[in-house]
Molecule: transfer RNA
Organism: Candidatus Campbellbacteria bacterium CG10_big_fil_rev_8_21_14_0_10_35_52
RNA sequence: GCUCUUGUAGUUCAACGGAUAGAACAGUCCCGUCCUAAGGGACUAAUGUAGGUUCAAUUCCUGCCAAGAGCG
Numbered sequence: 001g002c003u004c005u006u007g008u009a010g011u012u013c014a015a016c017g018g019a020u021a022g023a024a025c026a027g028u029c030c031c032g033u034c035c036u037a038a039g040g041g042a043c044u045a046a047u048g049u050a051g052g053u054u055c056a057a058u059u060c061c062u063g064c065c066a067a068g069a070g071c072g
Stems, first nucleotide, its partner, number of pairs: 001071007010025004018055001027043005048064005
């Protein structure tokens, strides 16, 4: 330099172009207990960035950014 893949809560992952973007672990609070633990409940928190297509974009298209793989 060329080609391809990936980018979503703190972490690991979901989400036919259409429902309030969902779950596990983590965090905070509460219940629980003599105290701790187990267990239970509630809450907080996310679509890399800029455009385009569309009635509607996490999803499709383009540029850029970042990470990874292959080729030279």